[in-house]
RNA sequence: UGAUUAUCAAGAGUGAACGAGAGAAUUGGCUCUAUGACUUCACAGCAACCUCCCCAUCAGGAAAGGUGCUCCUACCAACAAAGCUCUGCUUUGGUUGAUAAAAG
Repeated sequence: UGAUUAUCAAGAGUGAACGAGAGAAUUGGCUCUAUGACUUCACAGCAACCUCCCCAUCAGGAAAGGUGCUCCUACCAACAAAGCUCUGCUUUGGUUGAUAAAAG
RNA backbone atom coordinates (compact mmCIF):
# COMPACT_ATOMS: atom_id res chain seq x y z
C1' U A 1 0.00 0.00 0.00
C1' G A 2 -4.02 -3.13 -2.22
C1' A A 3 -6.85 -7.36 -1.57
C1' U A 4 -9.14 -11.65 2.11
C1' U A 5 -11.92 -12.95 6.60
C1' A A 6 -14.40 -11.35 11.14
C1' U A 7 -16.56 -7.50 14.17
C1' C A 8 -18.58 -2.50 14.80
C1' A A 9 -26.78 -0.64 19.27
C1' A A 10 -22.73 -3.85 25.02
C1' G A 11 -18.49 -2.20 28.10
C1' A A 12 -14.76 1.03 30.40
C1' G A 13 -11.79 7.81 33.25
C1' U A 14 -8.83 10.29 36.40
C1' G A 15 -4.45 13.41 36.69
C1' A A 16 -0.77 16.42 34.08
C1' A A 17 0.86 19.26 29.63
C1' C A 18 -0.92 22.13 25.52
C1' G A 19 -4.39 26.00 24.06
C1' A A 20 -8.88 26.01 19.85
C1' G A 21 -11.43 23.88 17.69
C1' A A 22 -13.32 18.52 17.77
C1' G A 23 -16.76 14.14 16.65
C1' A A 24 -12.49 10.22 9.29
C1' A A 25 -13.87 12.93 4.33
C1' U A 26 -18.39 16.24 1.59
C1' U A 27 -23.44 18.20 2.73
C1' G A 28 -27.39 18.69 6.38
C1' G A 29 -28.61 17.85 11.47
C1' C A 30 -27.05 16.83 16.39
C1' U A 31 -23.33 16.71 20.16
C1' C A 32 -18.53 17.91 22.96
C1' U A 33 -15.61 22.35 23.99
C1' A A 34 -11.86 28.30 27.76
C1' U A 35 -15.89 24.78 34.17
C1' G A 36 -10.06 23.56 28.77
C1' A A 37 -12.57 19.84 24.28
C1' C A 38 -9.29 17.45 20.37
C1' U A 39 -4.19 15.74 20.88
C1' U A 40 0.09 13.87 23.87
C1' C A 41 1.96 11.55 28.42
C1' A A 42 1.22 8.79 33.14
C1' C A 43 -1.75 5.71 35.85
C1' A A 44 -6.33 3.14 35.99
C1' G A 45 -10.03 0.49 33.52
C1' C A 46 -13.03 -2.14 29.46
C1' A A 47 -13.21 -5.85 25.91
C1' A A 48 -11.37 -10.60 24.50
C1' C A 49 -9.07 -10.44 17.90
C1' C A 50 -4.18 -12.89 18.68
C1' U A 51 -2.61 -15.66 23.33
C1' C A 52 -3.32 -19.36 27.60
C1' C A 53 -6.49 -23.40 30.22
C1' C A 54 -10.31 -27.00 29.25
C1' C A 55 -12.21 -29.44 25.12
C1' A A 56 -13.23 -33.95 19.43
C1' U A 57 -15.70 -29.32 18.04
C1' C A 58 -19.02 -25.83 19.76
C1' A A 59 -19.63 -23.90 24.32
C1' G A 60 -17.00 -22.35 28.92
C1' G A 61 -12.98 -19.98 31.76
C1' A A 62 -8.29 -16.60 32.43
C1' A A 63 -6.05 -11.73 31.43
C1' A A 64 0.70 -12.12 32.04
C1' G A 65 1.98 -10.60 26.89
C1' G A 66 0.83 -8.25 21.24
C1' U A 67 -3.00 -4.95 19.47
C1' G A 68 -7.50 -2.11 20.22
C1' C A 69 -10.78 0.90 22.97
C1' U A 70 -12.63 4.24 27.45
C1' C A 71 -19.09 11.55 25.01
C1' C A 72 -23.34 10.76 21.75
C1' U A 73 -24.92 3.24 17.81
C1' A A 74 -19.01 4.02 13.24
C1' C A 75 -23.31 10.40 16.86
C1' C A 76 -27.46 10.29 12.87
C1' A A 77 -28.78 10.71 7.68
C1' A A 78 -27.19 10.57 2.39
C1' C A 79 -27.32 5.29 -2.10
C1' A A 80 -30.76 0.96 -3.13
C1' A A 81 -34.84 -2.28 -1.85
C1' A A 82 -39.08 -3.73 1.05
C1' G A 83 -42.98 -2.56 4.45
C1' C A 84 -46.27 0.94 6.84
C1' U A 85 -50.65 4.48 9.92
C1' C A 86 -46.71 7.60 3.54
C1' U A 87 -44.58 15.82 3.03
C1' G A 88 -42.58 10.87 6.71
C1' C A 89 -41.13 6.54 9.57
C1' U A 90 -39.20 1.52 10.23
C1' U A 91 -36.31 -2.60 8.61
C1' U A 92 -32.69 -4.82 5.48
C1' G A 93 -28.72 -4.35 2.24
C1' G A 94 -24.89 -1.45 -0.01
C1' U A 95 -20.99 2.47 -0.01
C1' U A 96 -17.19 4.64 2.95
C1' G A 97 -14.43 4.06 7.38
C1' A A 98 -12.25 1.83 11.97
C1' U A 99 -10.10 -2.44 14.51
C1' A A 100 -8.13 -7.38 14.53
C1' A A 101 -6.04 -11.87 12.28
C1' A A 102 -3.10 -14.37 8.78
C1' A A 103 -0.67 -14.00 4.21
C1' G A 104 1.44 -10.99 -0.01